Annotation: Predicted 3D model of a 320-nucleotide part of an RNA (large-subunit ribosomal RNA, domain IV) from a Patescibacteria group bacterium. Rfam family: Bacterial large subunit ribosomal RNA. Gene Ontology terms of the family: structural constituent of ribosome and ribosome. The sequence was found in a public genome assembly.
[in-house]
Context: one part of a larger RNA
RNA sequence: AAUAGGUUAGGGAACUCGGCAAAAUAACGACCGUAACUUCGGGAUAAGGUCUGCCUGUCUUAGUACAGGCUGCAACAAAAGAGCGUUGGUGACUGUUUAACAAAAACACAGCUCCCUGCUAACUCCAAAAGAGGAUGUAUAGGGGGUGAUGCCUGGCCAGUGUCGGAAGGUUAAGAAGAAUAGCGCAAGCUCUUCUUUGAAGCCCCGAUGAACGCCGGCAGUAACUAUAACUGUCCUAUGGUAGCGAAAUUCCUUGGCACAUGAUUGGUGUCCCGCACGAAUGGCAUAACAAUCGACGCACUGUCCCAACUAUUAACCCG
Repeated sequence: AAUAGGUUAGGGAACUCGGCAAAAUAACGACCGUAACUUCGGGAUAAGGUCUGCCUGUCUUAGUACAGGCUGCAACAAAAGAGCGUUGGUGACUGUUUAACAAAAACACAGCUCCCUGCUAACUCCAAAAGAGGAUGUAUAGGGGGUGAUGCCUGGCCAGUGUCGGAAGGUUAAGAAGAAUAGCGCAAGCUCUUCUUUGAAGCCCCGAUGAACGCCGGCAGUAACUAUAACUGUCCUAUGGUAGCGAAAUUCCUUGGCACAUGAUUGGUGUCCCGCACGAAUGGCAUAACAAUCGACGCACUGUCCCAACUAUUAACCCG
């Protein structure tokens, strides 16, 4: 110095980004007992407690050892073999993923919703085509986009962009018809240039459409203390952010204010709301269960630490 090593008085997380690591727990054995919450299934082996032997003889200071016996449904412990509780965030869940630094809150998912598709279907990064898949299926089917169990819900705006619809009108190419000009030619005719009329989709135009892309204001004044402003005025806009949530995985100022917890807390929880810059399927808010998820606290436990020491093995080192 190393080791899938061991032990340690007193303290017990003071260590540290963080209890990382270690310690501790350990029997789906018996009996008792078991909360909030809940989608009534769970939560739950919750938690927590008790027991795991008894009798006789001998030996021993004692612990105990040896020998024999007894009962019951049930007599753990050599090794192996759950630490537990409280409270938040996120994602419903089981699952999937960066083969070899990331397992997650990412992906998927059941459910919900929109769009396309009437069958020679739509669609295909199949194919030159024929054809093939879709499908030996037929709208309760198939394809594509979004959201992501469940519960309660999902507000306003169609001005812009997109999509869909629209027998009018405007604009608009080649072409067509006609007229004129110029050149060549005896002529027939050919060619050049210009103009007029006609002439599709598209665009303009008109309308619809948000679980389509998206967007969802400012400045003043005002109540009989003060403060604040239910109220009023005004400007702009397509409409000015509704419910719910909110210093949040979002809050710059910020260690926001208050409360709880500590001797002391930039962390945590609850509450407030001046939301720099939440917000409703780019889903909003709740949510039992679940998680090698990310925070906070407690009990137990410990060499993580106070503060180190000893020890086993292998090296080093000493002797041979």

Lineage of the source: Bacteria > Bacteria candidate phyla.